[in-house]
Description: SAM riboswitch aptamer (S box leader) from a soil metagenome, 139 nucleotides, folded computationally. The coordinates come from a structure-prediction model, not an experiment, and the mean pLDDT is 77. Of the family's consensus pairs, 97% are formed in the model. Rfam family: SAM riboswitch aptamer (S box leader). Rfam 15.1 lists 9,625 matches to the family in 4,158 species.

């Protein structure tokens, strides 16, 4: 740049000494009962890896099989042939990642409801959908 997810999960210990929850605002939280930040031991997921006699797809690419032409090249065709893909199951050794609050919530779009005398505009609550932005992981 591209893709997938992000309401669940998951502590202790030592240094340090004031902030910190991604960036702006607006909140709303967490901190001397010790915040970031380093180190260390642990967990906690499954994203990248292993396995499965488990579902299912696919002629796209490899490999294998038939047939034709040809003379090792080329077309067709075969998943009741396998890699291969995708969904599910394990596993947890390795690569990473995380270990308060939903990505802590809002800030943009669309749609919906209740209020603000009806309607419409407009505010303001608040539900649901889509996005931007950001973290993580593969390529």
């Nucleotide at each position: 740049c591209u893709c997938a997810u992000c309401g669940a999960g998951a502590g202790g210990g030592g240094c340090a000494g004031a902030g910190g929850g991604a960036c702006a605002c607006g909140g709303c939280c967490c901190g001397c009962u010790g915040a970031a930040g380093c180190c260390c031991c642990g967990g906690c997921a499954a994203c990248c890896c292993g396995c499965c006699a488990g579902c299912g797809a696919c002629a796209a690419c490899c490999u294998c099989c038939g047939a034709a032409c040809a003379g090792c090249c080329u077309u067709c065709g075969g998943c009741c042939a396998g890699g291969u893909c995708g969904c599910g199951g394990u596993g947890a050794c390795g690569g990473u990642g995380c270990u308060a609050c939903a990505u802590c919530c809002g800030u943009c779009c669309c749609g919906g409801u209740g209020c603000g005398a009806c309607c419409g505009c407009c505010g303001u609550a608040c539900c649901g959908g889509g996005g931007a932005a950001g973290a993580u992981g593969a390529g």